[in-house]
RNA sequence: CGCGCUCUCGCGGGAGAGAUCGGCGGCCGAAUCUUCGGUGCGCCGACGCCGAAGGCGCAACCGCCCCGGAAACGCUCAGGCACCCAGGACCGCGGGGGCAUU
Numbered sequence: 001c002g003c004g005c006u007c008u009c010g011c012g013g014g015a016g017a018g019a020u021c022g023g024c025g026g027c028c029g030a031a032u033c034u035u036c037g038g039u040g041c042g043c044c045g046a047c048g049c050c051g052a053a054g055g056c057g058c059a060a061c062c063g064c065c066c067c068g069g070a071a072a073c074g075c076u077c078a079g080g081c082a083c084c085c086a087g088g089a090c091c092g093c094g095g096g097g098g099c100a101u102u
Stems, first nucleotide, its partner, number of pairs: 002101001004099010018047001020046006026039005048081003054077001055075003061069003
């Protein structure tokens, strides 16, 4: 210096799933004495759903084979479910660190 593994930072890309029901409130309209209607406006709850932060489980496989490691598979506790925002496994590029090898 190059290659390999790993951690971290930055940039870019990055999916899925309620236009459900109920309650309270906001706004608009009608009516006129407090009621009705509309509303992807907010919050709460219920049910339904998603799976790519995290978490848990099984396993092909791997190892130092006692035991342990291990998925984009499964579960859905957490998280999420118009758009936007946020998050986002993983991929690419760049910077910094560690380990190993030559």
A computed fold for a 102-nucleotide RNA from a Pseudomonadota bacterium, annotated as Glycine riboswitch aptamer. The source organism's lineage runs through Bacteria, Pseudomonadati and Pseudomonadota. Rfam family: Glycine riboswitch aptamer. About the family: This family represents the bacterial glycine riboswitch.